[in-house]
Molecule: c-di-GMP-I-GGC riboswitch aptamer
Organism: Thermodesulfovibrionales bacterium
RNA sequence: CUCGACAAAGCCAAACUCUCUGUGAAGAGAGUGCGGAAAGUAACGGGUCUAAAAAAAGAUGGCCGAGCUACCGAAA
Numbered sequence: 001c002u003c004g005a006c007a008a009a010g011c012c013a014a015a016c017u018c019u020c021u022g023u024g025a026a027g028a029g030a031g032u033g034c035g036g037a038a039a040g041u042a043a044c045g046g047g048u049c050u051a052a053a054a055a056a057a058g059a060u061g062g063c064c065g066a067g068c069u070a071c072c073g074a075a076a
Base pairs, nucleotide, nucleotide: 002076003073004072011036012035016031017030018029019028020027021026034062040068041067044065045064046063047060048059049058050057
């Protein structure tokens, strides 16, 4: 470095419920704990989604890829 253990210490928080914001996708806070070794960051590419459709504009990093960064250290 690759890698990821029924390891240690910590971290994040799906669905659902309540409150608020938004036309909406969705976001924020609280409870909770499905899960996650990048579930950290970041809308660059693809995907999906948004008011009746498209465009435009937007949402999603817990859909994927590429980028940047990072804790721990068994085995190989």